[in-house]
Description: A computed fold for a 74-nucleotide RNA from Gloiopeltis furcata, annotated as transfer RNA. Rfam family: tRNA. Rfam describes the family as follows. Transfer RNA (tRNA) molecules are approximately 80 nucleotides in length. By type it is a transfer RNA. The prediction has a mean pLDDT of 85. The gene name in the source record is trnF.
RNA sequence: UGUCUAGAUAGCUCAGCGGUAGAGCAUAGGGUUGAAAACUCUAAAGCCAUGGGUUCAAACCCCAUUCUAGACAA
Repeated sequence: UGUCUAGAUAGCUCAGCGGUAGAGCAUAGGGUUGAAAACUCUAAAGCCAUGGGUUCAAACCCCAUUCUAGACAA
């Protein structure tokens, strides 16, 4: 450098495989405590890597591109 495979979703780790985007941890606030920790309740946080296409409808299917990891070739 090329080919192939897997991946890109909340601050982090990940789920979701055509029909309104979720969990754990973390964060903020409340309850509890003399005060903390633990526990518990609530909330905020996503234009689903980018651009097109298919479809009534796309995070999900198709194409191209970018980036990450691995294998192979040189």